[in-house]
């Protein structure tokens, strides 16, 4: 460099349930475990999905646990 072991010690937490913020999409705590080696950070490209407007799409979100690229990191068997 690269690759992820029925390795070791740690981490995250899906849906469901609560409660709060938000018109919405959806986010924050709480309980909870489907999964996960970047499920760490950040909307740069794409993709969904929301408002509002319009029928060309545009403007404002949301979503990093949908993807590609960045930027950063834990450990170490076998190759």
């Nucleotide at each position: 460099c690269a690759c992820g072991a029925c390795a070791a010690g740690g981490c995250c937490a899906a849906c469901c349930c609560u409660u709060c913020c938000g018109u919405g999409a959806g986010g924050g705590g709480g309980g909870g475990a489907c999964g996960g080696a970047a499920a760490g950070c950040g909307a740069c490209g794409g993709g969904u999905c929301u408002u509002u407007a319009a029928g060309g799409c545009a403007a404002a979100g949301a979503u990093g646990g949908c993807c590609g690229a960045g930027c950063u990191g834990c450990c170490g068997a076998a190759g």